The prediction has a mean pLDDT of 81. The RNA shown here (transfer RNA) has 73 nucleotides and comes from Candidatus Uhrbacteria bacterium RIFCSPHIGHO2_02_FULL_57_19. The sequence was found in a public genome assembly. It matches the Rfam family "tRNA". It is annotated as a transfer RNA.
RNA sequence: GCCGACAUAGCUCAGUUGGCAGAGCGUCACCAUGGUAAGGUGAAGGUCCCCGGUUCGAACCCGGGUGUCGGCU
Numbered sequence: 001g002c003c004g005a006c007a008u009a010g011c012u013c014a015g016u017u018g019g020c021a022g023a024g025c026g027u028c029a030c031c032a033u034g035g036u037a038a039g040g041u042g043a044a045g046g047u048c049c050c051c052g053g054u055u056c057g058a059a060c061c062c063g064g065g066u067g068u069c070g071g072c073u
Stems, first nucleotide, its partner, number of pairs: 001072007010025004019056001027043005049065005
């Protein structure tokens, strides 16, 4: 230098054909216990990496950029 994959909650990751942003773990509160752990219920937490385009509507499609990983030279 060229090619490919990936980027979504604090962490690990889903998200199907474009139409409400989710799960597990973690955190917080409550329930329960004489108390703790386990358990149960609930809550908070998101510019879906950035910029632009297409569209009535974009995490999803298109272009560019950045970063990480891999391959080739």